């Protein structure tokens, strides 16, 4: 280094519920604790989700629902990639 134990010290924190911010996915602070050994960071490749703005469409004049996007967001606790990083048997 692989690796991860009925160790040990610590750590995060799902669902739910409060309050805030957002169109919206979601995000943020308090409560909570189902998990995690990277459940630390990074949206680079797939996925998922959203849809205010933008192209496109929608159409025969206009213009709306609506649709689609290689547009613009969100998910790091969906899988892989990268970067970092306690603690330590036994192999």
């Nucleotide at each position: 280094c692989c690796c991860g134990a009925u160790a040990a010290a610590g750590g995060c924190a799902a669902a739910c519920c409060c309050g805030c911010c957002g169109a919206g996915a979601g995000g943020c602070g308090g409560g909570g604790g189902c998990g995690c050994a990277a459940a630390g960071c990074c949206a680079c490749g797939g996925g998922c989700c959203c849809u205010a703005a933008c192209a496109c469409u929608g159409g025969a004049a206009a213009g709306g629902a609506g649709g689609u996007g290689a547009a613009g967001g969100g998910c790091a606790g969906c899988c892989g990639g990268g970067c970092u990083g306690c603690c330590g048997a036994a192999g």